Notes:
Small-subunit ribosomal RNA, 5' domain from an uncultured bacterium, 499 nucleotides, folded computationally. The RNAcentral record of the full RNA draws on ENA and Greengenes. Model confidence (mean pLDDT): 82 of 100. Rfam family: Bacterial small subunit ribosomal RNA. Rfam links the family to the GO terms structural constituent of ribosome and ribosome.
Context: one part of a larger RNA
RNA sequence: GGACGAACGCUAGCGGCGUGUUUGAAACAUGCAAGUCGAACGGAGUGUAGUAAUACAUUCGGUGGCGAACGGGUGCGUAACACGUAAAGAACCUACCCUUUAGCGGGGGAUAGCCUUGGGAAACCGGGGGUAAUACCGCAUAAGCAACUUUAGACGCAUGUUUAGAGUUGGAAAGGCAGAAAUGUCACUGAAGGAGGGCUUUGCUGCCUAUCAGGUAGUUGGUGAGGUAAAGGCCCACCAAGCCUAAGACGGGUAGCUGGUCUGAGAGGAUGGUCAGCCACACUGGGACUGAGAUACGGCCCAGACUCCUACGGGGGGCAGCAGUUUAGAAUAUUGUGCAAUGGGCGAAAGCCUGACACAGCGACGCCGCGUGGGUGAUGAAGGCCUUCGGGUCGUAAAGCCCUGUUGGUAGGGAUGAGCAAGGACAGUACCUACCGAGGAAGCCCCGGCUAACUACGUGCCAGCAGCUGCGGUAAUACGUAGGGGGCGAGCGUUGUCC
Numbered sequence: 001g002g003a004c005g006a007a008c009g010c011u012a013g014c015g016g017c018g019u020g021u022u023u024g025a026a027a028c029a030u031g032c033a034a035g036u037c038g039a040a041c042g043g044a045g046u047g048u049a050g051u052a053a054u055a056c057a058u059u060c061g062g063u064g065g066c067g068a069a070c071g072g073g074u075g076c077g078u079a080a081c082a083c084g085u086a087a088a089g090a091a092c093c094u095a096c097c098c099u100u101u102a103g104c105g106g107g108g109g110a111u112a113g114c115c116u117u118g119g120g121a122a123a124c125c126g127g128g129g130g131u132a133a134u135a136c137c138g139c140a141u142a143a144g145c146a147a148c149u150u151u152a153g154a155c156g157c158a159u160g161u162u163u164a165g166a167g168u169u170g171g172a173a174a175g176g177c178a179g180a181a182a183u184g185u186c187a188c189u190g191a192a193g194g195a196g197g198g199c200u201u202u203g204c205u206g207c208c209u210a211u212c213a214g215g216u217a218g219u220u221g222g223u224g225a226g227g228u229a230a231a232g233g234c235c236c237a238c239c240a241a242g243c244c245u246a247a248g249a250c251g252g253g254u255a256g257c258u259g260g261u262c263u264g265a266g267a268g269g270a271u272g273g274u275c276a277g278c279c280a281c282a283c284u285g286g287g288a289c290u291g292a293g294a295u296a297c298g299g300c301c302c303a304g305a306c307u308c309c310u311a312c313g314g315g316g317g318g319c320a321g322c323a324g325u326u327u328a329g330a331a332u333a334u335u336g337u338g339c340a341a342u343g344g345g346c347g348a349a350a351g352c353c354u355g356a357c358a359c360a361g362c363g364a365c366g367c368c369g370c371g372u373g374g375g376u377g378a379u380g381a382a383g384g385c386c387u388u389c390g391g392g393u394c395g396u397a398a399a400g401c402c403c404u405g406u407u408g409g410u411a412g413g414g415a416u417g418a419g420c421a422a423g424g425a426c427a428g429u430a431c432c433u434a435c436c437g438a439g440g441a442a443g444c445c446c447c448g449g450c451u452a453a454c455u456a457c458g459u460g461c462c463a464g465c466a467g468c469u470g471c472g473g474u475a476a477u478a479c480g481u482a483g484g485g486g487g488c489g490a491g492c493g494u495u496g497u498c499c
Base pairs, nucleotide, nucleotide: 001499002498003497004496006495007494008493009492010491013370014369015368016367017366018365019363020362021328026326027325028324030323031322032321035066036065037064040063041062043060044059045058046057047056048055049054073281074280075279084204085203086202087201088200089199092198093197094196097194098193099192100191101190102189103188105139107137108136114129115128116127117126118125119124145170146169147168148167149166150165151164152163153162154161155160175186176185177184178183207253208252209251214244215243216242219241220240221239222238223237224236226234256278257277258276259275260271261270262269263268283304284303285302286301287300306317307316308315309314334360336359337358338357342356343354344353345352346351373403374402375401376400383394384393385392386391407440408436409435410434411433412432413431417426443488444487445486446485447484448469449468450467454483455482456481457480458479464471465470
């Protein structure tokens, strides 16, 4: 000198764009943050029409489907194939979506809701009866598919891969809506491929410490079996005795990694907040279930700490989602508006949901921009300060005169953002026009040297200053005040950290 998620002191007019618990992964009142589908299914209620059957509309909880594994938060742990990068999978998986292809036949038994009944303070839990489905289960069908057997060929990177064929065995499915029907459409099932996503393995790079020198028994390898989507000590039985290490094993400390960011001419050093990619975590520890996908933040089970309810028998909870509260701290915001846009979930659609997101609010926290007026004006006014008492200086500065209208105020108009129509939270905002009127808008730090800027008075090693050197003990340009001056300017200075 530059930088900052900054804080503190003094000061403060406006706007745009950003940004805001760096500390306690501390505890949390309250509200909201994941639902949706009646064009899968049976019901219950309400309304309208009707004498009624019933029809239509609508609401509700239930079965079922999809979603809830995304999106959002945090950085505890992790020195590790966690991340980055380059490869490998002849060892793998993939719902929804796209392409191609083949199908969708015929049956069965339940169960929730409901009715009834019982237990319980509650959470909730039973018994009986009856019922539906795109819920569940057999059967049929099977080109290709899977397993096994087998023939011929091609190829390779060891196990092998692959092409064509034969045989045996096994394995699917669901309907809804529109229509008079034909049919259409959305679903459903098998197979192949794709896209996107994931999983596993390997090479290399990136912290400190030797006042850590030896570490390791599932340890290293083999055979077999199990397990997984899948190779593998991943797990197990048996066998062998290996494996890592001064090119730093093992141990200890610290830490999420990266794209990037800051600095620097660069090399490098420091850093990883916002945004983006990956990872890890969800009160603490452990566990699996469901599912294409989780070992699952707003799911389940067990244990623990904490907390709440209780009829004392037993139950409920998890803001490192958005707001907000308490506490901690030098310190960090609203219990706001809206789904209008973008995106996501469900749905045939209308649409519903969405604290993602879009906006608004608060904070000079940062960057950028604008303003606080312009011209003229010497009697160099008054006043202050200094003075050698002549004067000098503040100083064209002020006043006065002539203007302007950025900003501000009032009034009127008023968007783009919305791609067929409708639909705008922001917002009566931005912006435009008219009028008013210099009016409402300047401070902070410094002046011995480094370092731009000097005098007077007060004080008298006191009071004080101070980044370093050092000032102050009676003429202090170094303390305090004043005048003057210098620097930056809606900021200025101090502190902290990095280069």